[in-house]
RNA sequence: AGUCCGUUCGUCUAGUCCGGUCAGGACGCCAGGUUUUCAUCCUGGUAACACGGGUUCGAAUCCCGUACGGACUACCA
Repeated sequence: AGUCCGUUCGUCUAGUCCGGUCAGGACGCCAGGUUUUCAUCCUGGUAACACGGGUUCGAAUCCCGUACGGACUACCA
């Protein structure tokens, strides 16, 4: 330098290929219930698509660029 892959709640992660419900789950956190207390358990809540642009009626999803991370190849020596 080139090619390819990845980036989503506080953390881990599904969904992306094949666009269409308020983006789902676990843990955490908060509130309530249960319990003599704590823990456990139950219920509810909390909070996310890296950034910019394009296509589209509609984009986490498709396309382009940027940033960051990773893999491979090449160059140099």